A computed fold for a 500-nucleotide part of an RNA from a Candidatus Peregrinibacteria bacterium, annotated as small-subunit ribosomal RNA, 5' domain.
The coordinates come from a structure-prediction model, not an experiment, and the mean pLDDT is 84.
NCBI's taxonomy places the organism under Bacteria, Bacteria candidate phyla, Candidatus Peregrinibacteriota.
[in-house]
Context: one part of a larger RNA
RNA sequence: GGGUUAACGCUGGCGGUAUGUCUAAUACAUGCAAGUCGAGCGCCCCCACUGUGUUUUCAAAUUUUUGAAGAUAGAGUGGGGGAGCGGCGAACGGGUGAGUAACACGUUGGAACCUGCCUUAAGCUCGGGGAUACUCCGUAGAAAUACGGGUUAAUACCGGAUGGUCCCGAAAGGGUAAAGCUUUUGCGGCUUAAGAGGGUCCUGCGGCCUAUCAGCUAGUUGGUGGGGUAGAAGCCUACCAAGGCAAUGACGGGUAGCUGAUCUGAGAGGAUGAUCAGUCACAAUGGAACUGAGACACGGUCCAUACUCCUACGGGAGGCAGCAGUAAAGAAUCUUCCACAAUGGGCGCAAGCCUGAAGGAGCGAUACCGCGUGAACGAUGAAGGUCGUAAGAUCGUAAAGUUCUUUUUUGGGGGAAGAAUUCUGACGGUACCCCAAGAAUAAGCACCGGCUAACUCCGUGCCAGCAGCCGCGGUAAUACGGAGGGUGCAAGCGUUACCC
Repeated sequence: GGGUUAACGCUGGCGGUAUGUCUAAUACAUGCAAGUCGAGCGCCCCCACUGUGUUUUCAAAUUUUUGAAGAUAGAGUGGGGGAGCGGCGAACGGGUGAGUAACACGUUGGAACCUGCCUUAAGCUCGGGGAUACUCCGUAGAAAUACGGGUUAAUACCGGAUGGUCCCGAAAGGGUAAAGCUUUUGCGGCUUAAGAGGGUCCUGCGGCCUAUCAGCUAGUUGGUGGGGUAGAAGCCUACCAAGGCAAUGACGGGUAGCUGAUCUGAGAGGAUGAUCAGUCACAAUGGAACUGAGACACGGUCCAUACUCCUACGGGAGGCAGCAGUAAAGAAUCUUCCACAAUGGGCGCAAGCCUGAAGGAGCGAUACCGCGUGAACGAUGAAGGUCGUAAGAUCGUAAAGUUCUUUUUUGGGGGAAGAAUUCUGACGGUACCCCAAGAAUAAGCACCGGCUAACUCCGUGCCAGCAGCCGCGGUAAUACGGAGGGUGCAAGCGUUACCC
């Protein structure tokens, strides 16, 4: 000199763009953050309409009967609501950096693999069955919930058939699939092959400190058989052999997510890893599997532990490192906001629903950038302050005054783009434009001994104090404190901390 997710002190007009718990991966009140599909399915409730049966009253009528009004039963159509079965999603998106020195990451090369939705191509979609949730009845319980009995549906479940470019097998042969809904631009289902995108695994190389850590290792290193996995493999197991790593630092200890990048520097290098992007790991702590194309799963399940809460004391409920917000800790870090209008995601044929992702607004001079706090003229060089050799000098064209301007400000009027696509704009009556008023609403902070730009007076008297280094202060202090003047930056200026 440059830089910072900064903090503190004094001060503070506006706008834009960014950015905002670095500490306790501490504990969390409250609300929201993952639903959707009736074009898979049955059921319950409500509303409207249609027609039918029974029945009451009235009117017409010679009986049959007809008409009007009402009640009731069951049926159909349409709409709305509710939980349930079923499908897809919930493994994405969002958060955090505790752990991890590791194939975790970056990069290079590879294979013995998997892949829902999507795309392409080919073929198929036949015929049956038994259950069950919901609802109903009952039981236990404070609740959470659990159990028993009866009834019912499906794109839920299970046989059968068929079948090949499928699987096993040397062959013969054996095995193996499906689901319907809708009347619309129709949506689906099954099998096989390929693609795209995604994932799994292996490998060479690369990137911290420590030798006051020198030896480490028995599933350890390799082989065979078996098991296991989507798949290679001591991944697991039995047996056999005795290997494997290490001064080019094994093993141990400490620290740490890694990278693109960021800061600095002429570069080489050094430091860092906030925001943004990629990736990994984690979800109160520890462990485990289930479902599924995908998890060993933040807002799923089970077990254990700690903590908090409810309880009728028998037993239960919970997990903000999602968005806001609270407490605590700390030098220190925001609103319990708006809206799905755009972009993206999930579901759905669609209409649409959901979306604290995202888009926006709010708060903070936290940073960067831009603008303003007026302009021109104006000497009786006014008054006043300070200094003074008492002549004067200086603040100083500065003020006053005159003439202007209106960025900003205030008031009024108009008013978007962002919408692709008929509708649809949170932002927002915002940005922007026009008119009017009026210099009106707007300057501080640090420093002035040398380094280092900027000097005098008064006070103090090794005191009070200053200080980054050298050093100032003991009676004439340009170094302390105040004043006048000056210098430097400026809506900031200084200080502190850290990096180059």